[in-house]
RNA sequence: GGCGAGAUAGUUCAGUUGGCUAGAACGUUCGGUUCAUACCCGAAAAGUCGGGGGUUCAAGUCCCUCUCUCGCUA
Numbered sequence: 001g002g003c004g005a006g007a008u009a010g011u012u013c014a015g016u017u018g019g020c021u022a023g024a025a026c027g028u029u030c031g032g033u034u035c036a037u038a039c040c041c042g043a044a045a046a047g048u049c050g051g052g053g054g055u056u057c058a059a060g061u062c063c064c065u066c067u068c069u070c071g072c073u074a
Base pairs, nucleotide, nucleotide: 001073002072003071004070005069006068007067010026011025012024013023019057028044029043030042031041032040050066051065052064053063054062
């Protein structure tokens, strides 16, 4: 340089052919339980869906561009 995959919560990820309010697990905080801690149970907070633009009534999802990460290849 060429080709491909990826970027969504603090972390690891899901998100079905574009459709109603963007989710799970772990973690965190609060409460319950306990003499106490852990386990366990309940609740809550946490997201400009990598940046910008476009298409559409509607975009995490489609298109263009830029940045970054990983893999293959010369």
Annotation:
Predicted 3D model of a 74-nucleotide RNA (transfer RNA) from a Bacilli bacterium. The sequence was found in a public genome assembly. It matches the Rfam family "tRNA". Rfam links the family to the GO term triplet codon-amino acid adaptor activity. Lineage of the source: Bacteria > Bacillati > Bacillota > Bacilli. The prediction has a mean pLDDT of 81.